Source information
Model confidence (mean pLDDT): 77 of 100. Predicted 3D model of a 379-nucleotide RNA (Bacterial RNase P class A) from a bacterium. Its Rfam family is "Bacterial RNase P class A". It is annotated as a ribozyme. The sequence is in RNAcentral, with records from ENA. The model forms 95% of the base pairs in the Rfam consensus.
C1' cells in the first nucleotide's frame, strides 16, 4: 500500500421567528380554560409479534395415567429464556474467523427414485484363473468349478494405501491408517494424547416417525379496578331432573356449592302425568361504545473502583430521561458539518412510542475509531 475478518460509535449541529404535547409552582376563572415562571418531549432498531418475564384476572386439595410443544456436547451468566459468554468436536476457509436443528441408527418402523449384477440379513454385468470338450497354428464358443484385486452403473458398492502370497485373487498374511475393546496420562467436564489386544464390517438418513433426558397452566393493558349513565330482572325452542367446581385431557379419593316443592291418578318403599324451580345447548332482540385510573422510580441509566478470560457481579457517587388517547416534536429563513461535482449546483439512510423490561431476527446512504489475518514493496 492492497485485499479480507472482527468490534465499537455516530447517523446531523447552531441561531432567529412562529407553532404543538406534557410535568410542576403561582395567579385569574362557574366550567371548558387564560396568563406568568421553571423543566421535559421518538429508536438502534420504536419494526417483526418470534422467545422469556414483570404485572393483572381466572383456579378447592391430593394421587395416578396420557397427550402437546420446546430444548438437546461440556461448563458458566441471568429474574428467566429457545438468549449471552467461555471451551470441546465437526464443516468451510491459506488464515484471521464464520456456521452447526451438536443425545441415540446394535429398541423398532420408514426412505435411499432412475441406473446398476447388487443399495443393508444387500452381489457377479464385463472381466481374471483352473479343468473338460469343440475348433485345432490359433482367435473364438460351450459346460463345470474358483474369484471379488481390475473395469462399469451410481450421490453412495462387503474399510483405505502398499508389500507379500496365490492357479487367479481376497485381511489370506504383514506394515501404517481406520474401527472395536482395555489400560494409563492431561483436563472440573465435553474431550485430547499414549500404549496394548483383536482381522474386525452392522452404509446413510432422526431438519423422517420414533427412543432417551430436561422443561412448560391459559388469556392478556381492548389485562384489570373505580365512578357515572341507560335499558327490556326481554322473548322463544329443545333436552335433562339432576348436576356444577382444580389452569391441556382423563381416572380415583376427599372437600365445597346446589336441586330434591306442589297437585292429580294408581298396584301407595314406588310408578305415571302436570305445574313450579334448577342444569345444559341454540335462536331473536335491547342498553352501555362516557370519565378517571392502570400510566411510568425501573430486574433503570451514566461514570469510577474491585472481582472474573468473558458474559456478568459487587460497591461508591451522580441523574430522572415522553405519557398521547383518532394520537403531540413541526414550519420558514440563514450558517455550518459530511458526500458527489471544475463550477453553478445537487444529495444526506432505515424509519415514529401506546403497559413495561431482557433477548433474537429483519432494514439501514454515509462518516469516525480500534484490533487481527493474508499478500506485495522498502528499510
Nucleotide at each position: 500500500c492492497g485485499g479480507a475478518g472482527g468490534a465499537g460509535g455516530u447517523g446531523g449541529a447552531c441561531g432567529u421567528u412562529c407553532g404543538c404535547u406534557u410535568u410542576u409552582g403561582g395567579u385569574c376563572u362557574a366550567u371548558u380554560g387564560g396568563c406568568c415562571g421553571a423543566g421535559a418531549g421518538a429508536g438502534g432498531a420504536a419494526a417483526g409479534u418470534c422467545c422469556g418475564g414483570a404485572c393483572u384476572u381466572c383456579c378447592g386439595a391430593c394421587g395416578g395415567g396420557c397427550g402437546g410443544c420446546a430444548c438437546g456436547c461440556c461448563g458458566g451468566g441471568u429474574a428467566a429464556c429457545g438468549c449471552c459468554c467461555g471451551g470441546c468436536c465437526g464443516u468451510g476457509g491459506c488464515a484471521a474467523c464464520a456456521c452447526g436443528a451438536g443425545g441415540g441408527a446394535a429398541a423398532g418402523u420408514g426412505c435411499c427414485g432412475c441406473a446398476g449384477a447388487g443399495a443393508g440379513g444387500a452381489g457377479a454385468c464385463c472381466g481374471c484363473c483352473u479343468c473338460g470338450g469343440g475348433a485345432c497354428a490359433g482367435a473364438c464358443c460351450c459346460g463345470a468349478g474358483g474369484u471379488a484385486a481390475g473395469g462399469g452403473u451410481g450421490a453412495a458398492a462387503g474399510g483405505g494405501u502398499g508389500c507379500g502370497g496365490u492357479a487367479a485373487g481376497a485381511g489370506c498374511g504383514c506394515a501404517c491408517c481406520g474401527c472395536u475393546c482395555c489400560u494409563c496420562c492431561g483436563g472440573a467436564a465435553a474431550c485430547g494424547g499414549a500404549g496394548g489386544a483383536g482381522g474386525c464390517a452392522u452404509g446413510g438418513u432422526a431438519a423422517a416417525c420414533c427412543c432417551c433426558g430436561u422443561g412448560c397452566g391459559a388469556a392478556g393493558c381492548a389485562a384489570g379496578g373505580c365512578c357515572a349513565a341507560a335499558u327490556a330482572g326481554g322473548g322463544g325452542a329443545g333436552u335433562c331432573u339432576a348436576g356444577g367446581g382444580u389452569u391441556g385431557c382423563c381416572c380415583g379419593u376427599c372437600c365445597c356449592c346446589g336441586a330434591u316443592u306442589c297437585u292429580c291418578g294408581g298396584u301407595u318403599u314406588c310408578c305415571g302425568a302436570g305445574a313450579g324451580g334448577g342444569g345444559c345447548u341454540c335462536c331473536c332482540g335491547g342498553g352501555u361504545c362516557g370519565g378517571c385510573u392502570g400510566c411510568g422510580u425501573g430486574a433503570g441509566c451514566c461514570a469510577g473502583u474491585c472481582g472474573g478470560u468473558a458474559a456478568c457481579g459487587a460497591c461508591u457517587u451522580g441523574c430522572c430521561c415522553a405519557g398521547a388517547u383518532g394520537a403531540a416534536u413541526g414550519a420558514a429563513c440563514g450558517u455550518c458539518a459530511c458526500c458527489c461535482g471544475u463550477a453553478g449546483g445537487g444529495g444526506u439512510a432505515c424509519a415514529g412510542a401506546a403497559u413495561c423490561c431482557g433477548g433474537c431476527u429483519u432494514a439501514u446512504a454515509g462518516c469516525c475509531u480500534c484490533c487481527u489475518c493474508c499478500g506485495u514493496u522498502c528499510g
The gene name in the source record is rnpB.